[in-house]
Predicted 3D model of a 550-nucleotide part of an RNA (large-subunit ribosomal RNA, domain I) from an Opitutales bacterium. The full RNA is in RNAcentral, with records from ENA. The coordinates come from a structure-prediction model, not an experiment, and the mean pLDDT is 83. Rfam family: Bacterial large subunit ribosomal RNA. For this family Rfam cites "Crystal structure of the ribosome at 5.5 A resolution" (Yusupov et al., Science, 2001).

Context: one part of a larger RNA
RNA sequence: AGCAAUAGGUGGAUGCCUUGGCGAUACCAGGCGAUGAAGGACGUGACAAGCUGCGAUAAGCUUCGGGGAGCGGCAAAUACGCUUUGAUCCGGAGAUUUCCGAAUGGGGAAACCCGGCUGGAGUAAUAUCCAGUCACUUCAGGUUGAAUACAUAGACCUGAUAGAGCGAUACCCGGUGAAGUGAAACAUCUCAGUAACCGGAGGAAUAGAAAGAGAAUCGAUUCCGUAAGUAGCGGCGAGCGAAAGCGGAACAGCCCAAACCGUCAGGAUUUAUCUUGGCGGGGUUGUAGGAGCCCGACGUGGGACCAAUAAUGUUAGAGGAAGCUUCUGGAAAGCUGCUCCAUAGAGGGUGACAGACCCGUACUCGAAAACUGCAUUGGCCCUAGGGAAUUCCUGAGUAGCACCGGACACGUGAAACCCGGUGUGAAUCUGUGCCGACCACGGCAUAAGGCUAAAUACUCGGUAUCGACCGAUAGUGAACUAGUACCGUGAGGGAAAGGUGAAAAGUACCCCUGUUAGGGGAGUGAAAUAGUACCUGAAACCUAUUGCUU
Repeated sequence: AGCAAUAGGUGGAUGCCUUGGCGAUACCAGGCGAUGAAGGACGUGACAAGCUGCGAUAAGCUUCGGGGAGCGGCAAAUACGCUUUGAUCCGGAGAUUUCCGAAUGGGGAAACCCGGCUGGAGUAAUAUCCAGUCACUUCAGGUUGAAUACAUAGACCUGAUAGAGCGAUACCCGGUGAAGUGAAACAUCUCAGUAACCGGAGGAAUAGAAAGAGAAUCGAUUCCGUAAGUAGCGGCGAGCGAAAGCGGAACAGCCCAAACCGUCAGGAUUUAUCUUGGCGGGGUUGUAGGAGCCCGACGUGGGACCAAUAAUGUUAGAGGAAGCUUCUGGAAAGCUGCUCCAUAGAGGGUGACAGACCCGUACUCGAAAACUGCAUUGGCCCUAGGGAAUUCCUGAGUAGCACCGGACACGUGAAACCCGGUGUGAAUCUGUGCCGACCACGGCAUAAGGCUAAAUACUCGGUAUCGACCGAUAGUGAACUAGUACCGUGAGGGAAAGGUGAAAAGUACCCCUGUUAGGGGAGUGAAAUAGUACCUGAAACCUAUUGCUU
C1' cells in the first nucleotide's frame, strides 16, 4: 500500500405511516359592492415575534336557540380569572367595525396630508376634539339663462337603496381580429373567425312561435344520436363539409303597432272641422284575420306576474343494540373458553388485529330565529262563437333592383336564400315574399315591432360519497410561519423543510472540563444504538482493530 472481516462514524436511500394533494359522482349555490366590496395597512392578548380571530366595544359585545362540564385559539409554563345563577363551544339574528382601497370633500409617492358647511364639547378668545355632510355621470323634477327677439346651449338647485369596482384565467352573446403551421416551396386556400384584445349579460346565455322547410307532407326554439365523411365546395390541391328526413331529451305559447271609439293637451282655422301628441277601450292573423253592421254569450278555464304562506328543505343538534375471561406481552383489540346484538359486520380511534371499550353506523326524531317554498289564499292579468257584405286596417326610405362586400359546408360560380354599405325606390290581400339563375304551372309563408320557461354549457364555492389516484425528489409551487424565505428597479421568478415515545414518563442527583459544548454514571421507559442533531437507518466516504498478500 492492497484485499477481507469486525466495531463504529458520516450520510439519509429504503420500508412503513399520513394531517396534504389529485380526480370523479350527486345535490346545493352561482354572486359581492356607495348600507363602502374583493384585497390590504395598522392595531388588538397579563407576558405576544409569527399564524388565526377580531376592530379603539378590537382572540371580542348583545340576544335567541342547541349543548351540559369544564374553559381562557395554534401553544407549553406561570400569574390571574370565568363556569350548573349553565361558562367555553356550535348555529340564527343583531351591535361595533380605525385607515387605505371603485374610494367618492380637495390633494397624494395607497394605508398619509389639508379643508368647507351644520350641530356639539372646549377656551377669556384662538386653538383643539367629536358626530354628520360635501366626487362624477345618468335619470326625474325645477330655477335661471348667452351670442340672438322668441328660444336653445350653458349654469344652478332638489330627489333616487341608479351606475362605477371585484370575482371562476370557467361557461354565453357581440365587436376588432393575427401568425407559427398545412399545402412536403408559395400567392387563392388552410390554420381560423381560432388565439389575443375590447364591450355586455345571466345563473345560465343565445335562439324561438315560420314572409320556414322542400315535395309524401311537416308544423316555434335548443340539445343528443343518425343521416354522413354522404350531397356538395375546393390552385377540384391541401383540405373544408352540410341539410331535409328518422330516433330521442324537453315541450308553451303569447303581447303590441294599425283600422275604429272615447278623453285630455297643443296647433291651424272658414267655428265647422282638420291635425299632432299623451292616455283609455278595441285588436293581433294566412283553410287570412280584424275594424265597422247584425245575432249570441257574462260565466268558465288559465297564468311564465306580485304578496303572504302550509308541507318540505337548508343553517346547530338528539336518541341509538350487544362481552366477559385464560395465556403471552410493557400494553390485548391477538390466542383460549363460553356468550350476545344486528334495518347497526361503513369508517375512525383506543398501549398489537375490536360488530358488542370510545366516536360513530342502520333506523328514528328535532328549530326560538333566518332563508326556501311549483300546494294554498289574496291581488293583478288573460280567456271564446256565428252571419251578411267587401268600405277601412294589417309595421316605408322598407321590400325590390344596380354596384360593392360579408355570411351561408358553398372560394363568383348557373349562385338562389340571409346580412351590410352606396344609389335608386314599390305594392296594400285581385297584395307581397319564397320553393338554389330565370320563366310557366302548382304549392308554401305572411317581412319591414316585441316577449317567452324546459331539455343545453360551465364550476370560485358548500355538503355527502367514492377511487386497479400519489404517499414527502411523489401528490398542488405549497402535508411545515408558502406564494412564505430569498432573488429582481420592475413586470416577474420562487424554494428547502413531515415522523421520539403508548404516555414527556423529555434524564432528579453525582462526576470530567474554561464550558450554557460533549460525555460517563444514576434514573424513566418494552426499547435510550427511541435522548428532542430523536422510527427504520442502505451506499458512496472516513476511523479503529484483526487477518492475509507484497